[in-house]
A computed fold for a 74-nucleotide RNA from a Solirubrobacteraceae bacterium, annotated as transfer RNA.
It matches the Rfam family "tRNA". The family's RNA type in Rfam is transfer RNA.
RNA sequence: GCCGGAGUAGCUCAGUUGGUUAGAGCAGUGGAGUCAUAAUCCAAAGGUCGCAGGUUCGAGUCCUGCCUCCGGUA
Numbered sequence: 001g002c003c004g005g006a007g008u009a010g011c012u013c014a015g016u017u018g019g020u021u022a023g024a025g026c027a028g029u030g031g032a033g034u035c036a037u038a039a040u041c042c043a044a045a046g047g048u049c050g051c052a053g054g055u056u057c058g059a060g061u062c063c064u065g066c067c068u069c070c071g072g073u074a
Stems, first nucleotide, its partner, number of pairs: 001073007010026004019057001029043004050066005
């Protein structure tokens, strides 16, 4: 250089053929619980969906370019 894969919450990951509010677990926070802590239970919060464009009535999802990481290849 070329080919392929990945990038979504602090972390690990889902997200079906483009459609109705972007989710789960863990962590953290508040509360319940306890003499106190832990376990457990409840609640709320937390997102530019890597960046920039394009297509579309509508994009996390499709297309183009770039960035980062992983693998392959000469």

The prediction has a mean pLDDT of 81.